[in-house]
Molecule: RNase P RNA; transfer RNA
Organism: Chloroflexota bacterium
């Protein structure tokens, strides 16, 4: 210098004028405060509120290597294994296919128990010969998964021995499985021994382990206003106990559905919270403990804006300059926007900054 | 704000994980004096991006788009 990797962060500034929402006050006004890293998607976990309540079974759903963190999580941290990259480093839906069931199109003999071509005369059969229990022949029975061919996938791989031909049949190395020993909290790792190995798919059903009641601030509470319930239906041997079914206890006495009528107001919930900043302690880290300080939007058709000027930042072109650099013109300045509140995840984002590290080239 | 449902030719519907198929519409041809009807033929699609799988419209994850519903009183 070039190309990258990881992490953290910023994401316009100043002034003038005209506005908007909230709070306070000495109220024709003044002062103070007024969007985000994602406020978004509504994907998750909780708080909060209501559904009198409790328990059992079935169904359903979620999670899925290990250990830890947390109020909790599908999140985070650390580690293990597998995979990718020269490397910094990155990715993983990563329990079980030897409990059972299903599926594996086409092709192929065969897709899970099979011989199409090929190979084989050791065995049985048959044929022939003779020295009469031997020889020769024959792929009929049979043996064989080494080779060919099909396929995404064909019953561990390579080599040697062995055999009638073959084959983990035997041996060496490698992969896998199981036992033992050692290390580790554990996932797992290392060593050693064994018989040689039993296709894939669980983001198919399923099995195993752990967890899960439902609804949502239009939850819910109060005040005010207006109106029409002799409307219809189901049930009483019942119904309901807030979106699965069922059983038992317990509770309520009318319950549920449809149709019709009135209203479209206000207050609370509503912002002090698992909150933020600084310092110290513990922990590899996520995180946590202690001390001090701070208050930081609350609208209800929904405020947080608009115009102008100057300055930033970046890009392109041109000019000056040996060069660092300087000047001019033009352009760009994103994604998006609170609505009960937090923890996360995911997605979108012009441009820029900082730190640590890797690889390559060149110079000293 | 919250809760649900759905995306397949231009339209409306299909499709056990195994060549995406009809109907209407559109283009061309046949038939007819011409047109309609009829017959033949052609064009035309799985919302997007990843993943699982030998193989995805279908299964899983994320995104995009569209549609529907929910106030209070008595």
């Nucleotide at each position: 210098c070039a190309a990258g990797u990881a992490a953290a962060c910023c994401g316009g500034g100043u002034g003038a004028c005209c506005g908007c929402c909230c709070u306070u006050c000495u109220c024709u006004g003044a002062a103070g405060g007024g969007a985000g890293g994602a406020a978004a998607g509504u994907c998750u976990g909780a708080g909060c509120u209501c559904c009198a309540c409790c328990g059992g079974g079935c169904a359903g759903g979620a999670u899925g290597c290990u250990g830890g963190g947390u109020a909790a999580c599908a999140c985070c941290c650390a580690g293990g294994a597998g995979g990718g990259g020269u490397g910094a480093c990155c990715c993983u839906a990563c329990g079980g296919a030897a409990a059972g069931u299903g599926c594996c199109a086409c092709a192929g003999a065969a897709a899970c128990a099979u011989a199409c071509c090929g190979c084989c005369a050791g065995c049985g059969g048959c044929u022939g010969g003779c020295u009469a229990g031997c020889c020769a022949g024959u792929g009929c029975g049979g043996g064989u998964a080494a080779g060919g061919g099909u396929g995404a996938a064909a019953u561990g791989g390579u080599g040697a021995g062995g055999c009638a031909a073959g084959a983990g049949c035997u041996c060496a190395c490698c992969a896998g499985c199981g036992g033992c020993u050692g290390g580790g909290u554990g996932a797992c790792c290392a060593g050693u021994c064994g018989g040689c190995u039993g296709g894939g798919u669980a983001a198919a059903c399923c099995c195993c382990a752990u967890c899960c009641g439902g609804a949502g601030c239009a939850a819910g509470a109060c005040c005010a206003a207006a109106u029409a319930g002799a409307g219809g239906g189901a049930c009483a041997a019942a119904a309901g106990g807030a979106c699965g079914c069922u059983c038992g206890g317990c509770c309520u006495c009318g319950u549920c559905c449809c149709c019709g009528g009135g209203u479209u107001g206000g207050u609370c919930g509503c912002u002090u919270g698992a909150c933020c900043c600084u310092g110290g302690g513990g922990g590899u880290a996520a995180c946590u403990c202690c001390a001090g300080g701070g208050c930081u939007a609350g609208a209800u058709a929904g405020a947080u804006g608009g115009u102008c000027a100057c300055c930033g930042u970046c890009c392109u072109u041109c000019c000056c300059c040996u060069g660092c650099g300087g000047g001019a013109a033009g352009g760009a300045u994103a994604c998006a926007g609170a609505a009960c509140u937090c923890g996360g995840c995911u997605u979108a984002c012009a441009g820029g900054u900082u730190u640590a590290c890797u690889u390559g080239a060149c110079c000293c | 704000u919250c809760c649900c449902g759905g995306g397949u030719c231009g339209u409306u519907c299909a499709a056990u994980g195994g060549u995406a198929g009809g109907a209407c519409a559109g283009g061309g041809g046949c038939c007819u004096u011409u047109g309609a009807a009829g017959c033949c033929u052609c064009u035309a699609a799985u919302c997007c991006a990843g993943g699982u799988u030998c193989g995805a419209g279908c299964c899983c994850u994320g995104g995009c788009c569209c549609g529907g519903g929910a106030g209070c009183c008595a």